[in-house]
RNA sequence: CGGUUAGCUCAGUUGGUAGAGCACAUGCCUUACAAGCCUGUGGCCAUAGGUUCAAGUCCUAUACCGC
Numbered sequence: 001c002g003g004u005u006a007g008c009u010c011a012g013u014u015g016g017u018a019g020a021g022c023a024c025a026u027g028c029c030u031u032a033c034a035a036g037c038c039u040g041u042g043g044c045c046a047u048a049g050g051u052u053c054a055a056g057u058c059c060u061a062u063a064c065c066g067c
Base pairs, nucleotide, nucleotide: 001066002065003064004063007022008021009020010019016053024040025039027037028036046062047061048060049059050058
């Protein structure tokens, strides 16, 4: 100096109801499996404070990873 967001890889621009792909589960298809298609589950956004009507986003401290 950069990073920490779903099981994994990552988005989230200007503060205003947190998302994608993969994976997983149900169903369809198949004699069956895979592939494909439909639907769904899964998050206190590293931790603790602060600012604000409102914080993943701004500020401070701490922890961890990388350089």

A computed fold for a 67-nucleotide RNA from a marine eukaryotic metagenome, annotated as transfer RNA. Its Rfam family is "tRNA". RNAcentral holds the sequence, with entries from MGnify.